[in-house]
Molecule: SAM riboswitch aptamer (S box leader)
Organism: Anaerolineae bacterium
RNA sequence: CACUCAUCAAGAGCGAGUGAGAGAACCGGCUCUUUGAACUCGCGGCAACCCCCGAAGCGCUCGGGACGGUGCUACAUCCGGCAGGGUCGAUACUCUGGCAGAUGAGCG
Numbered sequence: 001c002a003c004u005c006a007u008c009a010a011g012a013g014c015g016a017g018u019g020a021g022a023g024a025a026c027c028g029g030c031u032c033u034u035u036g037a038a039c040u041c042g043c044g045g046c047a048a049c050c051c052c053c054g055a056a057g058c059g060c061u062c063g064g065g066a067c068g069g070u071g072c073u074a075c076a077u078c079c080g081g082c083a084g085g086g087u088c089g090a091u092a093c094u095c096u097g098g099c100a101g102a103u104g105a106g107c108g
Stems, first nucleotide, its partner, number of pairs: 001108001003106006013043005021032003026081004044073003049069002051065005077100001082097006
């Protein structure tokens, strides 16, 4: 980096350094930010993908655990964009799927 599978409205922040942007990219919207963005470091925390234990237990499933490997710790993956449907007086609202993306596991 490609591919496959699973999940993505829940949950969890303080300090130090630094100093202007940030919420993946483009467009539109909305929002965060000098009362300190992003990033780095330290210490916490959340969750339970890998992992461990149990259930006749290999797989599936269910329950439990959290030393270890990842991940995450504003806003639904912040929302929309493409296709189809529903409600409505309506340019408004809403549902499903898709695209793209993120994370994990596997594989080449």